[in-house]
Context: one part of a larger RNA
């Protein structure tokens, strides 16, 4: 000097990102316990005050006896004794206040994330009539299920409470199908290839030229289904939810009009927010002092309703913020102990 304990004067969080670590607290018995609550809860809420040994009284229970003593336990009351100090070591909540987010116990990143993320009853939509739908499988086949819509699968939300507005123009899903488009396919009908044949020209050998069936290549009017287009539903389906510019007998505001553009122009609630950039807004509370926190205001850079909104009692090793206690976290460090470092052997 490290490391791991242990005491500590005066203060008592002045340390720090932050009381992080450390100290307090702790057991059992008695009083005594608020707000709020979903009436269970909060609750060991907070706060208090006993607790050792010895004598005596008095009263419950076991045992045991005819009956008791006695001996086990156990509850009350008087008196006494010692120490600083009686749950005399040990084990063994610190506590109250206000907010956020998630209702809850649970679950997760085996080895850096335990949470506001995952799941969770509860809502709510779509699919599914049973050889179900839906997954697995090349198949047979199986899960679904020896189940049957109060049941099973997909999605989304996410205890309770008070709710959940407007768009269906787009995307998507669903149902219509009268037109339009439109595939293989069939196919009238014309074209070319090839050539039995027949015509011209030639003395022959050959040349041109038309060309029938059949084979063959390449068109093709017109018939052809879902789909597309089209018409309509549907947002707890993916999403979406405006500008401008005037007006009220002081200013200011603007209930009130005018125009534009939209499918519809953001209701209810909440809001400087885990969202607010401007920003330490600005007012009000705690502080002597407060970019943090709590009430407000509302100018929402960029909130808003099952991509759910607001609320909530109980829960939480979650994250802010204030206060009691309490402490070597600090002022500011100091002795001690073990156990390595060094040193010297």
């Nucleotide at each position: 000097c490290g490391c791991u304990c242990g005491u500590g004067a005066a203060g008592g969080a002045a340390c720090u990102c932050g009381g992080c670590a450390a100290a307090u607290u702790a057991g059992c018995c008695c009083c005594g316990u608020a707000a709020c609550u979903u009436c269970g809860g909060g609750a060991u809420a907070a706060g208090g005050g006993g607790c050792g040994c010895c004598c005596c009284c008095c009263g419950g229970g076991g045992u045991g006896u005819c009956a008791a003593a006695g001996c086990c336990u156990u509850g009350g009351g008087g008196g006494g004794c010692c120490g600083c100090a009686g749950u005399g070591a040990a084990a063994g909540g610190g506590g109250u206040c206000u907010g956020g987010c998630g209702a809850c116990u649970g679950u997760u990143u085996a080895c850096u994330a335990a949470a506001a993320a995952c799941a969770c009853a509860g809502g709510u939509c779509u699919c599914u009539g049973c050889c179900a739908a839906c997954u697995c499988g090349c198949a047979a086949g199986a899960g679904g299920a020896c189940g049957u819509a109060u049941a099973g699968a997909g999605a989304c939300u996410g205890a309770c409470g008070c709710c959940u507005g407007c768009c269906c123009g787009g995307u998507g899903u669903c149902g219509g199908u009268a037109a339009g488009u439109u595939a293989a396919g069939g196919a009238a009908g014309g074209g070319g290839g090839u050539u039995a044949g027949c015509g011209c020209c030639g003395c022959a050998a050959g040349g041109c030229g038309c060309g029938a069936a059949g084979c063959c290549c390449g068109c093709g009017a017109c018939c052809g289904a879902a789909g597309c287009u089209c018409c309509g539903a549907u947002a707890a389906a993916c999403g979406g939810c405006g500008g401008c510019c005037g007006u009220a007998a002081c200013u200011a505001u603007g209930a009130c009009g005018g125009u534009c553009c939209u499918a519809a122009g953001g209701u209810a609630g909440c809001g400087a927010a885990g969202u607010u950039c401007c920003u330490u807004g600005u007012c009000g509370g705690g502080u002597a002092a407060g970019u943090u926190c709590c009430g407000a205001c509302c100018u929402g850079c960029a909130u808003g309703a099952a991509u759910g909104g607001c609320g909530u009692a109980a829960c939480g090793a979650c994250c802010g913020g204030a206060c009691c206690a309490c402490u070597g976290u600090c002022u500011c460090c100091a002795c001690g102990a073990g156990c390595g470092g060094c040193u010297c052997g």

A computed fold for a 345-nucleotide part of an RNA from a Rubrobacteraceae bacterium, annotated as large-subunit ribosomal RNA, domain IV. The source organism's lineage runs through Bacteria, Actinomycetota, Rubrobacteria, Rubrobacterales and Rubrobacteraceae. The coordinates come from a structure-prediction model, not an experiment, and the mean pLDDT is 90. Rfam family: Bacterial large subunit ribosomal RNA. RNAcentral holds the full RNA, with entries from ENA.